[in-house]
The RNA shown here (transfer RNA) has 73 nucleotides and comes from a Dysgonamonadaceae bacterium. It was read from a public genome assembly. It matches the Rfam family "tRNA". Rfam classes the family as a transfer RNA.
RNA sequence: GCCGCUAUAGCUCAGUUGGUAGAGCAACACAUUCGUAACGUGUAGGUCACGAGUUCGAGUCUCGUUAGCGGCU
Repeated sequence: GCCGCUAUAGCUCAGUUGGUAGAGCAACACAUUCGUAACGUGUAGGUCACGAGUUCGAGUCUCGUUAGCGGCU
């Protein structure tokens, strides 16, 4: 220098054909207990890496940038 993959909640990851973004763990509250843990119920938490484009509508499609990983020379 070229090519490919990845980037979504604090962490690990889903998200099907473009149609209002989810799970598990963690956090917090409640219940339970003499009390703690565990179990149960609930709540909160998101600029979908960044910038543009297409579209009535983009996490999803297109282009560029950045970061990480891998490959080739």